Predicted 3D model of a 62-nucleotide RNA (Fluoride riboswitch aptamer (crcB RNA motif)) from Caldilinea sp.
RNA sequence: AUAUAUACGGGUGAUGAGGCUCACCUCAAACCGCCGCCCUGGCUGAUAGCCUCUACUGAGUC
Numbered sequence: 001a002u003a004u005a006u007a008c009g010g011g012u013g014a015u016g017a018g019g020c021u022c023a024c025c026u027c028a029a030a031c032c033g034c035c036g037c038c039c040u041g042g043c044u045g046a047u048a049g050c051c052u053c054u055a056c057u058g059a060g061u062c
Base pairs, nucleotide, nucleotide: 009026010025011024012023013022016053017052018051019050020049021048033043034042035041
C1' cells in the first nucleotide's frame, strides 16, 4: 500500500416527528413510486413494518 473477514460507527429504505423491530449499503454505495395514448395526461401512500402525533384528503354529527 492492497485484498478479505469481523467488531464498532455512520448512512439509506418515493414528503414530517417520536418509540420499537427488520432489511440494505459502507468512501461509494444502499436509495431516488406507479400507469400511460409518453402529452400541458392519470393514480396510491406522510410507515420498510407496527404504535402514536402532526399536515393533507373523504364522510358524518354538533